[in-house]
RNA sequence: CGAGUGAGCCGAACGGCCGCGGGCACAAGGCGAAAGCCUGUGCGUGAGGAAAGUCCGGGCUCCACAGGGCAAGGAUAACGGGUAACACCCGCCGAAGGCGACUUCAGGAAAAGUGCAACAGAGAUAUACCGCCGGUUUGCCGCUUGCGGCGAAUCGGUAAGGGUGGAAAGGCGAGGUAAGAGCUCACCCGACGGCUGGGAACAGUCCGUCGCUGUAAACUCUAUCCGGAGCAACACCGUGGGAGGACAUAUGGCUGGCCCGGCCGUCCUCAGGAGGUGGCUGGAGCGCGCCGGCAACGACGCGCCUAGAUAGAUGGCCGUUUAAGACAGAACCCGGCUUACAGACUCGCUCGCAAC
RNA sequence: GCGGGUGUAGUUCAAUGGCAGAACACUAGCUUCCCAAGCUAGAUACGUGGGUUCGAUUCCCAUCACCCGCUCCA
Repeated sequence: CGAGUGAGCCGAACGGCCGCGGGCACAAGGCGAAAGCCUGUGCGUGAGGAAAGUCCGGGCUCCACAGGGCAAGGAUAACGGGUAACACCCGCCGAAGGCGACUUCAGGAAAAGUGCAACAGAGAUAUACCGCCGGUUUGCCGCUUGCGGCGAAUCGGUAAGGGUGGAAAGGCGAGGUAAGAGCUCACCCGACGGCUGGGAACAGUCCGUCGCUGUAAACUCUAUCCGGAGCAACACCGUGGGAGGACAUAUGGCUGGCCCGGCCGUCCUCAGGAGGUGGCUGGAGCGCGCCGGCAACGACGCGCCUAGAUAGAUGGCCGUUUAAGACAGAACCCGGCUUACAGACUCGCUCGCAAC
Repeated sequence: GCGGGUGUAGUUCAAUGGCAGAACACUAGCUUCCCAAGCUAGAUACGUGGGUUCGAUUCCCAUCACCCGCUCCA
């Protein structure tokens, strides 16, 4: 310099003008008996790294529930740790990919049992189609006359060779055999048991036994975990109408200056999703320092307060920055995962080339 | 906002993990003087991207689109 890989961080800034939500203060105006409300003025504040998908885990609230167990249903899956918890994170082991940095893994059990493996192929969990070898019977030929050769039928042995398939009974070589075969041996591969190392998964130029198809994102088995619903939860106030009770029969209330006249039962309790208020944002919170830990993370100290609407605010214009653009808009809150994303920055590492 | 469900041909629906079918519709031909009806033939699809598996419409994950529900007299 080029190519790559991993982690972190930002995702417009500044100035001016106008506008909107929430908060605090002020007191000018209006309404109101008051509390207070509306308009106004000033100050300060006002979306995200994903606010998204709603895929996991919790807080919170109500319902169910003495406590425990079993069953059903669902979820997770090497090992150790972190955490409030998790399917998340960190470390480590194994497998696969990459020259490498590094990445990916639904990564328990197929020797508990059941199911499935289309087509092709002789045969799909056990097989003899071709081939190879042996026996018996038989045809032809040769002659050494009871043997040899070439065929046919039949009985048996064989998994070396052929071909099919994703998968064909460990691989390869030698011995062995009628022909063959882990039948035997050397090397290699794999499973299980022992020994050694490690905290464990696991590993091993060690020893012994054995050679077992694949599929559990098929049923199933093993281990662990899980009560249900969700802020439109839920609590309080409460309008009209409703239900129940008490008291009243014109004495009473309203209209009206009064009479006549006209109109009307009054009060209490209950339930109550029209409406309103709370829930609502100070929290497993953020920043810095220091200590423990490989790390995730945890302990301690100091400092900070950072949206809370309810038809739903956070916007528009101008100027400068080369240019202001990507994905996208809180709705109870928090920890993760996943998905979308213009561009900018920082740090570590790997490979190649060149120079010193 | 919260909860649940469904995607297969132009439309409505099927298909046990093993060559995706049916009805109507469409196109062409036959029949008819012409049309309709009828007969014959044909074209057309598993929402998208990954994974598991020898093999996926089917099983799993992600994503996209659509639909439904959230009671209480107002």
Annotation: This is a predicted complex of two RNAs, RNase P RNA and transfer RNA, with 430 nucleotides together. The coordinates come from a structure-prediction model, not an experiment, and the mean pLDDT is 79. Rfam match: Bacterial RNase P class A. The family's RNA type in Rfam is ribozyme.